[in-house]
RNA sequence: UAUAAUCUUCAGGGCGGGGUGAAAUUCCCCACCGGCGGUAUAGCCCGCGAGCUGCGUGUUCAGCAUGAUUCAGUGAAAUUCUGAAGCCGACAGUAAAGUCUGGAUGGGAGAAGAUAGAA
Repeated sequence: UAUAAUCUUCAGGGCGGGGUGAAAUUCCCCACCGGCGGUAUAGCCCGCGAGCUGCGUGUUCAGCAUGAUUCAGUGAAAUUCUGAAGCCGACAGUAAAGUCUGGAUGGGAGAAGAUAGAA
């Protein structure tokens, strides 16, 4: 220095004000939030994670689901920066939920570190 192994730790934010109502942090008006890797710095470009079902019960398989952006400017390069205007957000519960409660003291894309050995 490179590769592979084992182990440890870490790994998601947000309803404040008003209205209607018997009841809404769920509806309406205003507000607020943005996981991981890649790439010119990204919720909405590409890929990944989280959910559900099945069976042969898996670290590993199969199936389903898997959101959303445009315009202008700068530049060698940006749907990532700057300006402007938009849009999106699993499942279960409950007055209909991105923000509440729950599965979850769970899982996890991945990030950091340690150890020993080999070349």
A computed fold for a 119-nucleotide RNA from Clostridium kluyveri, annotated as FMN riboswitch aptamer (RFN element). RNAcentral records the identical sequence in 2 taxa. Rfam family: FMN riboswitch aptamer (RFN element). Rfam links the family to the GO term FMN binding. RNAcentral holds the sequence, with entries from Rfam and Ribocentre.